A computed fold for a 149-nucleotide RNA from Clostridium liquoris, annotated as c-di-AMP riboswitch aptamer (ydaO/yuaA leader).
Taxonomically the source falls in Clostridium (Bacteria, Clostridia, Eubacteriales, Clostridiaceae).
RNA sequence: AAUAAAAGAAGGCUGAAUCCUAAGAUAAUACUUAGGUACGGAGGAACCAAUACUUGGGGUUAAUCUUAACAUAGUCAUAUGCCAUGUUAAGUAGGGAAGCCUUAUCCCGAACCCGUCAGCUAACUUCGGAAGCAAGAAAGGUGGGGAAA
Numbered sequence: 001a002a003u004a005a006a007a008g009a010a011g012g013c014u015g016a017a018u019c020c021u022a023a024g025a026u027a028a029u030a031c032u033u034a035g036g037u038a039c040g041g042a043g044g045a046a047c048c049a050a051u052a053c054u055u056g057g058g059g060u061u062a063a064u065c066u067u068a069a070c071a072u073a074g075u076c077a078u079a080u081g082c083c084a085u086g087u088u089a090a091g092u093a094g095g096g097a098a099g100c101c102u103u104a105u106c107c108c109g110a111a112c113c114c115g116u117c118a119g120c121u122a123a124c125u126u127c128g129g130a131a132g133c134a135a136g137a138a139a140g141g142u143g144g145g146g147a148a149a
Stems, first nucleotide, its partner, number of pairs: 012133003019036006039128005048119001056117001057114004065091008074082002094108004099142005
């Protein structure tokens, strides 16, 4: 000097998930407890809507749905049929990418919960206020800041 990895700071990204106070703990933050809070969700009249409800039904979320193969259970007299679940593959409604819109390109398309029960819904009731990350920097237009760059 270069490359790679790790950690930290500043500035950022997904998301409702930020911020404040007190106490505890610590070398100090992070952290723990309690109370609040930006912000976010659910239940819940009239009116309206609906006529469904073991083929259970429903909620948060962008995260729904389709096809094929395989496996398991069920059904049928039998089955190469039907149906449910799971895995894999390919798609897809929809969603994200650094002020905003569009194009391009890349990525996500999971998970969890209620427990037979919930349309909308004023008053009212009630819950959350996490967790993770390095995917962008290109083009056109536009906005703000700046004396200008």
Its mean pLDDT, the model's own confidence on a scale to 100, is 77.